This is a predicted structure of a 73-nucleotide RNA (transfer RNA) from a Candidatus Microgenomates bacterium. It matches the Rfam family "tRNA". By type it is a transfer RNA. It was read from a public genome assembly.
């Protein structure tokens, strides 16, 4: 340099049919429970890499940029 896959909460991760409250796990706050803690149960908060385009409407489609991984040279 070329090609491919990917970037979604503090971490991991699903979704892709354009419109709903963005699924879930770990972690965190609060409560229940306990003598206290742990476990368990309930509940709450937090996320679509960036820029532009298409569209009534974009995490999703299109283009570019950045970053990560793999393959080729």
């Nucleotide at each position: 340099g070329g090609c491919a896959a990917g970037g979604u909460a503090g971490c991991c991760a699903a979704g892709g049919u354009g419109g709903u409250c963005a699924c879930g796990g770990c972690g965190g706050g609060c409560g229940c429970c306990u003598g206290a803690a742990g476990a368990g149960c309930g509940u709450c908060a937090g996320a679509u890499a960036c820029u532009g385009g298409u569209u009534c409407g974009a995490c999703u489609c299109c283009a570019g940029u950045c970053c990560u991984u793999g393959c080729c040279a």